[in-house]
Annotation: The RNA shown here (transfer RNA) has 71 nucleotides and comes from a Ktedonobacteraceae bacterium. Rfam family: tRNA. Gene Ontology term of the family: triplet codon-amino acid adaptor activity. It is annotated as a transfer RNA. The sequence is in RNAcentral, with records from ENA.
């Protein structure tokens, strides 16, 4: 310098263009003499910025960062 992968909640992985979900943790509460376990609720998310669509995590351009090949 050139290609090609990645980026989604505090972490960890899904999402046929058509309401963003699961597990973990975190918080409340119940339960306990107290804690741990259990068990019921909550809260919090798509790497920036345009650009196509009636509708973009997804599709196009750039750009950040991070992985690998290639010179």
């Nucleotide at each position: 310098u050139g290609c090609g992968g990645a980026u989604u909640a505090g972490a960890g992985u899904a999402a046929c263009g058509g309401u963003a979900a699961c597990u973990c943790a975190a918080c409340a509460c119940u339960c306990u003499u107290u804690g741990a376990a259990a068990g019921u609720g909550u809260u919090g998310u798509u790497g920036g910025a345009g650009g196509u669509u009636c509708g973009a995590a997804u599709c196009c351009u750039c750009c950040a960062u991070c992985c690998g090949c290639a010179g």
NCBI's taxonomy places the organism under Bacteria, Bacillati, Chloroflexota, Ktedonobacterales, Ktedonobacteraceae.